The RNA shown here (c-di-GMP-I riboswitch aptamer) has 108 nucleotides and comes from an Acidobacteriota bacterium. Its mean pLDDT, the model's own confidence on a scale to 100, is 83. The source organism's lineage runs through Bacteria, Pseudomonadati and Acidobacteriota.
RNA sequence: UCUCGACAAAGCCGAAGCCGGCGCGAGCCGGCGGCGGAAAGCCACGGAUCCUCGCCCUCGGGCCCGCUCGAGCGGGCCCCGGAGCGUAGCGACUGCCGAGCUGCCGAA
Numbered sequence: 001u002c003u004c005g006a007c008a009a010a011g012c013c014g015a016a017g018c019c020g021g022c023g024c025g026a027g028c029c030g031g032c033g034g035c036g037g038a039a040a041g042c043c044a045c046g047g048a049u050c051c052u053c054g055c056c057c058u059c060g061g062g063c064c065c066g067c068u069c070g071a072g073c074g075g076g077c078c079c080c081g082g083a084g085c086g087u088a089g090c091g092a093c094u095g096c097c098g099a100g101c102u103g104c105c106g107a108a
Stems, first nucleotide, its partner, number of pairs: 004106002012037002017032006035095001041101002045098003049092002051089002053086003057082002060079008
C1' cells in the first nucleotide's frame, strides 16, 4: 500500500415516531428521538420502487340535455377511488440493489 473487518480505540451517521416548515405529490429541511449501520460518506450513471402528467378502462356520487304517459334509456361535463399503458417529467428515492469517487483505525 492492497485485501479484510476486532467483545479494540477515538469518533461519525441517524430508522420508526412526534413537532414545526416547504412541496400538487412521491418526498425534503430543522428540532426531539435512537432502529440500526464499517462506508447508513458523496454521486441519480444502470436497475427496482414511488409521485406527477397524458391516454384508456372501471366503482360510486353530482349536474345538464334529449326521448318517454311513466318506469326507464342514451349522451356530455365535474368530483372521488382503483387497474393498465406511455421513449412523457431539468420528478422523488443512495438506510432497495449494482456501478463510480473518497475516507478513520490496524487486531486476526